The prediction has a mean pLDDT of 81. A computed fold for a 75-nucleotide RNA from Gemmobacter caeni, annotated as transfer RNA. It matches the Rfam family "tRNA". Its family is annotated with triplet codon-amino acid adaptor activity in the Gene Ontology. It is annotated as a transfer RNA.
RNA sequence: GCGGCGGUAGCUCAGGGGUAGAGCAUCACCUUGCCAAGGUGAGGGUCGAGGGUUCGAAUCCCUCUCGCCGCUCCA
Numbered sequence: 001g002c003g004g005c006g007g008u009a010g011c012u013c014a015g016g017g018g019u020a021g022a023g024c025a026u027c028a029c030c031u032u033g034c035c036a037a038g039g040u041g042a043g044g045g046u047c048g049a050g051g052g053u054u055c056g057a058a059u060c061c062c063u064c065u066c067g068c069c070g071c072u073c074c075a
Stems, first nucleotide, its partner, number of pairs: 001071007010024004018055001026042005048064005
């Protein structure tokens, strides 16, 4: 340099045009003499950045950026 996959909640990930979700974690309550386990609920997101298409974009297109993998060239 070329190609592929990926960046979404604190963590691991789903969602691939129509109000952003799950599990774990955190907090509150219930339960218990206490802890743990269990149950119910709550908070937490500029969907990597910029632009475009669209009535509407996390999702489609372009550019950039970061991570992983493969290929090639040079030393």